This is a predicted structure of a 148-nucleotide RNA (glmS glucosamine-6-phosphate activated ribozyme aptamer). Its mean pLDDT, the model's own confidence on a scale to 100, is 77. Its Rfam family is "glmS glucosamine-6-phosphate activated ribozyme aptamer". Gene Ontology terms of the family: regulation of gene expression and catalytic activity. Rfam's curators write: This entry contains a glucosamine-6-phosphate activated ribozyme that is found in the mRNA for GlmS. GlmS is an enzyme that uses fructose-6-phosphate and glutamine to generate glucosamine-6-phosphate.

C1' cells in the first nucleotide's frame, strides 16, 4: 500500500407502544409516514415543510427531530478597516411573476411465502414546497482621527 473480517458512527416521515383496528393454532402476531425538501454555534419558545396515497387511515399516545419564533454569538453581503444599522447562512437580501427540472410509495399485475392478517420481491406511470434560471419591484445605508 493492498486484501479479508469485526466493530462503532451517519441515517429524522426517524424510534417505540399498554388505545383503535387487522389475523390467529389463542400462545401469540401484524398494522402503526410514501416519498421530496431541510443543519453555522448555544439557550428558549412552539401547535414543525410539501405534496401524493389512503378514506380503520399516515387514527391515538411516548420520545426524537435539520422547521419556525425570539435572543445571544460567530459568519457572508451592503465597494479597504473599525464602529452603528440592515439582510441572510456558507449555494449566505426581500417579494411578485414566469420557466427549466425532479418522488416514492399506494393502486393494478407478475412472483415468493404464511394457517392467517400483514410483511417482502419485480414492474410502469404520476407532484409541491424548497433550491436553481429569466423578468420586474423594493433594499444595497450612517459615520470614521484609520489604510489606500
Nucleotide at each position: 500500500g493492498g486484501g479479508a473480517g469485526a466493530c462503532u458512527g451517519u441515517c429524522a416521515g426517524c424510534g417505540c407502544c399498554g388505545g383503535g383496528c387487522c389475523c390467529u393454532g389463542c400462545g401469540g402476531g401484524g398494522u402503526g409516514a410514501c416519498g421530496a425538501g431541510g443543519a453555522c454555534g448555544g439557550c428558549a419558545g412552539u401547535u414543525g415543510u410539501c405534496g401524493a396515497a389512503a378514506g380503520a387511515c399516515u387514527c391515538g399516545g411516548c420520545g426524537g427531530a435539520u422547521g419556525c419564533u425570539g435572543c445571544c454569538g460567530c459568519g457572508g453581503c451592503c465597494g479597504g478597516g473599525g464602529c452603528g444599522g440592515g439582510u441572510c447562512g456558507u449555494g449566505a437580501g426581500a417579494g411578485a411573476g414566469g420557466g427549466a427540472g425532479c418522488a416514492a410509495a399506494a393502486a393494478a399485475c407478475g412472483g415468493a411465502a404464511u394457517c392467517a392478517a400483514c410483511a417482502c420481491c419485480g414492474c410502469a406511470a404520476c407532484a409541491g414546497a424548497g433550491g436553481c434560471c429569466c423578468u420586474c419591484u423594493c433594499g444595497c445605508c450612517g459615520c470614521u482621527g484609520c489604510a489606500g